[in-house]
RNA sequence: GUACUAAUAGUAUAAUGGUAAUACAGAUAUUUUGUAAAUAUCAAAUAGGAGUUCGAUUCUCUUUUAGUACA
Numbered sequence: 001g002u003a004c005u006a007a008u009a010g011u012a013u014a015a016u017g018g019u020a021a022u023a024c025a026g027a028u029a030u031u032u033u034g035u036a037a038a039u040a041u042c043a044a045a046u047a048g049g050a051g052u053u054c055g056a057u058u059c060u061c062u063u064u065u066a067g068u069a070c071a
Base pairs, nucleotide, nucleotide: 001070002069003068004067005066006065007064010024011023012022013021018054026042027041028040029039030038047063048062049061050060051059
């Protein structure tokens, strides 16, 4: 330099065009003399920017970051 792949909660992974899920972690409550454990509830995310579409995590383009291969 070229090609390909990936980017989603604090972390690890889902969601094949119809309004984003689960686990751990976190907060609150119950329980306990207190902590832990258990139970219930809550908060938290689609890398940035455009386009297509009634509607985009999903399809297209581009930028950034990371990885792989070739040179």
Molecule: transfer RNA
Organism: Hanseniaspora uvarum